[in-house]
This is a predicted structure of a 265-nucleotide RNA (Bacterial large signal recognition particle RNA) from an Oscillospiraceae bacterium. Model confidence (mean pLDDT): 79 of 100. It is recorded under the gene name ffs.
RNA sequence: CCGCACUAGUCGGGGAGUUAGCGGUGCCCUGUAUCUGCAACCCGCUCCAGCAGGGAUGAAUCCCGGCCCCCGGACGUAGAUUGUGCCGUCUGCCCCAGAUAAGCAGCGAUGAUGGACCGGUCCCGCGCAACGCGGCCCCGUGAACCGUGUCAGGCGGGGAACCGAGCAGCACUAAGCGGUUCGCCGUGUGUGCCGCGGGGGUACUGUUCCUGAGCCGGCUGUCUGGGUUCCGGGUAUAAUCUGCGCUUCAAAGGCCGGUGUGCGG
Repeated sequence: CCGCACUAGUCGGGGAGUUAGCGGUGCCCUGUAUCUGCAACCCGCUCCAGCAGGGAUGAAUCCCGGCCCCCGGACGUAGAUUGUGCCGUCUGCCCCAGAUAAGCAGCGAUGAUGGACCGGUCCCGCGCAACGCGGCCCCGUGAACCGUGUCAGGCGGGGAACCGAGCAGCACUAAGCGGUUCGCCGUGUGUGCCGCGGGGGUACUGUUCCUGAGCCGGCUGUCUGGGUUCCGGGUAUAAUCUGCGCUUCAAAGGCCGGUGUGCGG
C1' cells in the first nucleotide's frame, strides 16, 4: 500500500421553553437522516447525562476536531405603531368662577359719571273702583181647597123682585221659580297705570338743578383660582415592525487536519 473480516463511531442537528442540570415527548427553524415501548399537572438519566430492546452501515466523499460562511432564534439598544393601566402638581384642548379694560360692540354734548332737592315702587289707616256673593228694583211665571176681586152653571132662602153662601173660569197677587241690562244697599279679598294722610328709607327708578366725558363688561384678549382622563401630552407595561450591536446560540454548506483491530499478500 492492497484484499478479507471485525470494532469504535454513525443512522440528523439546532432555537426557545421546561429543568438543580442533561436529554426526550410537545412548539418552532433547517433538512431528509432505521424500527418498537415510556413520556407535560410528564418520562428517563446525573457532568461520560434519555432509558430498555432490535436492525442497517462501518475506518472513510460518509466518523471526529478546528476555522470560514450563514438560514434561523434569543438578548441589549434607538425609534415607530397598536392595546391596556396610571397621572389634571399636564403652561395642550375644553368647562366654571372672579378680576382687568388692550381691541370690537352698545350708550353718551339731543349730556356719560357723580352730587343735591322733591317724589314713586314698600308698610299702615281711610276712601274709590274692579271682581265675587247676598238683598232690593224690573219683566215673566206662579195658589183645585186652607189668598183677594168678580163670580157662569148648580145649590139655598123668598109669593115675587131680588138676596145669600160659593166651585170652575178670568184678573191681580203671596210664598216659590226663571231671566235681562242699568241702578241702589250690604259684605268679602293673594284685585288696582286709583285718591288722601301718616311712616319708612338698603336697593331701583322719575322730574328739576349743578358739574362736564365718560359709562358698560356682551364678544375677543390678559391674569388669578378651580375642574375634567373624550382627544392631545407624560409615564409604565405587553405585542408587532424597522435600524444598530467588537452580545450570544446556531442548522445546512465550504476548507484544513486527525483517526483503529485481526489475518493474509